[in-house]
Context: one part of a larger RNA
RNA sequence: AACGAACGCUGGCGGCAGGCUUAACACAUGCAAGUCGAACGCCCCGCAAGGGGAGUGGCAGACGGGUGAGUAACGCGUGGGAACGUACCCUUUGGUUCGGAACAACCCUGGGAAACUAGGGCUAAUACCGGAUACGAGCGCAAGCUGAAAGGUUUACCGCCGAAGGAUCGGCCCGCGUCUGAUUAGCCAGUUGGUGGGGUAAUGGCUCACCAAGGCGACGAUCAGUAGCUGGUCUGAGAGGAUGAUCAGCCACAUUGGGACUGAGACACGGCCCAAACUCCUACGGGAGGCAGCAGUGGGGAAUAUUGGACAAUGGGCGCAAGCCUGAUCCAGCCAUGCCGCGUGAGUGAUGACGGCCCUAGGGUUGUAAAGCUCUUUUACCUGGGAAGAUAAUGACGGUACCAGGAGAAUAAGCCCCGGCUAACUUCGUGCCAGCAGCCGCGGUAAUACGAAGGGGGCUAGCGUUGUUC
Repeated sequence: AACGAACGCUGGCGGCAGGCUUAACACAUGCAAGUCGAACGCCCCGCAAGGGGAGUGGCAGACGGGUGAGUAACGCGUGGGAACGUACCCUUUGGUUCGGAACAACCCUGGGAAACUAGGGCUAAUACCGGAUACGAGCGCAAGCUGAAAGGUUUACCGCCGAAGGAUCGGCCCGCGUCUGAUUAGCCAGUUGGUGGGGUAAUGGCUCACCAAGGCGACGAUCAGUAGCUGGUCUGAGAGGAUGAUCAGCCACAUUGGGACUGAGACACGGCCCAAACUCCUACGGGAGGCAGCAGUGGGGAAUAUUGGACAAUGGGCGCAAGCCUGAUCCAGCCAUGCCGCGUGAGUGAUGACGGCCCUAGGGUUGUAAAGCUCUUUUACCUGGGAAGAUAAUGACGGUACCAGGAGAAUAAGCCCCGGCUAACUUCGUGCCAGCAGCCGCGGUAAUACGAAGGGGGCUAGCGUUGUUC
C1' cells in the first nucleotide's frame, strides 16, 4: 500500500460497486423453456363469431444461467496447419409430379394402490413409404448406375427439395510458453513404426489382424503432491513477487460411475437407460427424486443478502403476425463490505463566567470554547409540481430523481493513542500485585509504560485489532 475480509467500540445522508473464500454437504416449497391452429385430425363451451383442451407434427430445449470437483493436459495462452462439419441467415441456380400403407388422439374391453399400462377398432397431416423426373450431386477408368420434394393461409406471402458459394460457429493437428519434489531414475506392450481391413464429418493405433522392435528419459521421463487457464488484479521506481472474487474469453462438471438414443450440433444441469449411495410414497407387488439456476431451509463456519417487482428497456426461443415464455436481464429490498461526495452549522462574543483539572495558593489551563447577540438551511421534516429512459402506443423502477415553497440550529461524533521507535504529559490509585506489550521492555511506594481523571495528538462515519499478499 492492498483486501470478496472477520472481530470490538461507534454510527447521519447520498451516488456507484460488491456480497458462502468453509461442506462439488443435504435439501421442504414456489418459480427458472417453451412456442406454433397460417402443418393435422379430434373433444369441450357457444346461436354464431370466437374461445379452450389433450394428442400427432415442426422449431427450440446443445443458447442463456450456475459451479471449479476433476484436469500439469494441445486444458489454457500465442502463432501456424490440412484431412473436415455447419440448423437458422445471405447470394446464385434448378425443381416442387403421381400414388400407398399406418400410428396417436378418439371409441370399446381389461390390469394396477399408484406411477402407469395391455388388447381390439376407426382416422388426418408439412409424420412415414413407394414410383416418376435429375440442371447440378455421389459412385465408377469407362459404359453406366444411384438418389429428392409439402404443403398452408390467402392473392400476397410463408414454406419444401437438389446443388454451388458466403458468413458464423465448431471438430482435428503442430511449434513455443505454462507449479513443487531426485529423500521419485529408470518408464511404456496398442507400447513405437509399417501393410491391410474397419470406423469417423475428418487425419490418426482411433480400433483390429499380421509384420518389425521400437518409443520416452538428468534439456528430468515415470511417479507423487498441488492447481481450472487467460485477459487481468494487488504490490513495486522497475525488474520481479503474489494472485486469478466481481467483468470478459476458453475449458471441465451437473448426486457418484458407465452408456448410448435423437439431432446440423449433446454422449445433453431442469432428456433417456443401467448400476451405486441417499431421501420419499406404497395396498409390500412396485414406484418417485436430483437447487454447482433464482429465492429460501438445515448444516459447516470468524463470515456473506429477499421464499421481492416487471418483461417497460436490452437480448433470447417460438410464431406471417397479434402475441406467449424468459429468476437471462432491468429494477427494488438487506449489509459502513469498499470507493467517492456531503453534513453534524457560520460570524461575533473576555468580566477570560460557572464547573472540572493542576498549583509554588500568586495563579495557570480547559477557552472564543460555552452562554449571549446576528445570520444561514446543505441534510433531515412538511406542502406542491414532476421527468428523461419510448419511436405513434407501451415505464417494473416510481410519485423515484429533480425543481419550487415553508418552519426551525433545528435531526446528526466517534474511535485509537500519548516511554523510545512515533505526533502527543500531568495528578491520583496500585505496589513484580492487578495488569500492559509490535520490538526494546514497563510494574517490587513518588510509574509521562498498569487503572482512572484532566489535558493533549492522530484519523473521522468511521476508528482500532486480527488474518493474508507485496

The part of an RNA shown here (small-subunit ribosomal RNA, 5' domain) has 470 nucleotides and comes from an uncultured bacterium. The prediction has a mean pLDDT of 88. It matches the Rfam family "Bacterial small subunit ribosomal RNA".